[in-house]
Context: one part of a larger RNA
Molecule: small-subunit ribosomal RNA, 5' domain
Organism: uncultured Eggerthellaceae bacterium
RNA sequence: GGAUGAACGCUGGCGGCGUGCCUAACACAUGCAAGUCGAACGGUUAAGCCGGCCCUCGGGCCGGGAAUACAGUGGCGAACGGGUGAGUAACACGUGACCAACCUGCCCCCCGCACGGGGACAGCCCCGCGAAAGCGGGGUUGAUACCCGGCGUCCCGCCCGCCCCGCAUGGGGAGGGCGGGGAAGCUCCGGCGGCGGGGGAUGGGGUCGCGGCCCAUUAGGCUGACGGCGGGGCAACGGCCCACCGUGCCGACGAUGGGUAGCCGGGUUGAGAGACCGACCGGCCACAUUGGGACUGAGAUACGGCCCAGACUCCUACGGGAGGCAGCAGUGGGGAAUAUUGCGCAAUGGGGGAAACCCUGACGCAGCAACGCCGCGUGCGGGACGACGGCCCUCGGGCUGUAAACCGCUUUCAGCGGGGAAGACAUCGACGGUACCCGCAGAAGAAGCCCCGGCUAACUACGUGCCAGCAGCCGCGGUAACACGUAGGGGGCGAGCGUUAUCC
Repeated sequence: GGAUGAACGCUGGCGGCGUGCCUAACACAUGCAAGUCGAACGGUUAAGCCGGCCCUCGGGCCGGGAAUACAGUGGCGAACGGGUGAGUAACACGUGACCAACCUGCCCCCCGCACGGGGACAGCCCCGCGAAAGCGGGGUUGAUACCCGGCGUCCCGCCCGCCCCGCAUGGGGAGGGCGGGGAAGCUCCGGCGGCGGGGGAUGGGGUCGCGGCCCAUUAGGCUGACGGCGGGGCAACGGCCCACCGUGCCGACGAUGGGUAGCCGGGUUGAGAGACCGACCGGCCACAUUGGGACUGAGAUACGGCCCAGACUCCUACGGGAGGCAGCAGUGGGGAAUAUUGCGCAAUGGGGGAAACCCUGACGCAGCAACGCCGCGUGCGGGACGACGGCCCUCGGGCUGUAAACCGCUUUCAGCGGGGAAGACAUCGACGGUACCCGCAGAAGAAGCCCCGGCUAACUACGUGCCAGCAGCCGCGGUAACACGUAGGGGGCGAGCGUUAUCC
């Protein structure tokens, strides 16, 4: 000098774009953050509509279909999106290669198929237990829920021989035999779906080479340890797991142990080499009160799922229950320090739905903060051999200083009044009467901070008297201090200026 997610002191006019718990992965009141589908299903259902009956003309009752709403069954989603950086020195990450050892819901293309039947269970009704959370028993019911049978040229497994191919294990194809395996309907009649298979796309899983921290005041470490054979398990390979057999395997090219740490694209600085960092944005990983576990599912670290245990908090009728903000706001606490319990789904994107639409603290906006960067303003011209005041003085004067007053002019920004968008593609705009445009008034509302001994740009006076104090280094102060304090003057930067911390 540059830089910062900064903080502190003094000061503070406006706008745009960004950024904003770095500390306690501390504890959390309250609200919201994941639902949706009635065109899968049964039931219940307000107003209104149609028909009938009664009527005290207010209306009431019954039936019908449609719509709306409710909980339930069922489907899809909830594994995305959002947060955090605790753990992790590891194939976690980056990069390159491989999987002839693998999976992939929804989406796209192609081929084939959908025959017949059955029994339940929620809901609902009845009964019971419980303070509650909830639970149990009996009866009844539907389905794209569940189950069974059949066909099966479609597929899967095994066996037989045949053809083609390859980088080893091997891969692909037509045929025969044996065994096994499917489905679901709804409809507004347009469609939407269902089952099996092949291919694609997307997403994921696995293996390996290389790369990126410190300590040797850590030198030996390992017993499923290293390999084989056989098996289990898995989507798949594998000592992943198991039985048996062998005795190996790693290590000064740093094993093992300890410390520290999420990794990267990148950021800062530097001429570069390099050094330091990994906030915002993007990719990957890990985690979700602590530890463990499985279930469901195409897919699970399952944040707003389940079970168990621990700590903690809350309710209780003491028998028993409920909870998890490292989602968005917000609270306490910690701290030098970090924001609103805001508006909207209008846009973009996501989930569900045929759609209308619903949900979306993702997101789009607004609010707060000079926290950062950038832009603008606080006026412009004239005006005295020069007012007043202040300071200095050799008392002549000098400086402040064209500075002010005064005269003329302008009106950015802010203010007031009027008009008023784009962003939307037929409707739909939170932002917002915002941006922007026009008009009005009046210099009117808008300057500070640090420094002046040398380094380093800028000097005098007074006070103080090794005191009070200053200080980045050298050093100033003990009676004339350009170094302390104040004043005048000056220098620097400017809505900022200094200080502190950290990096280059």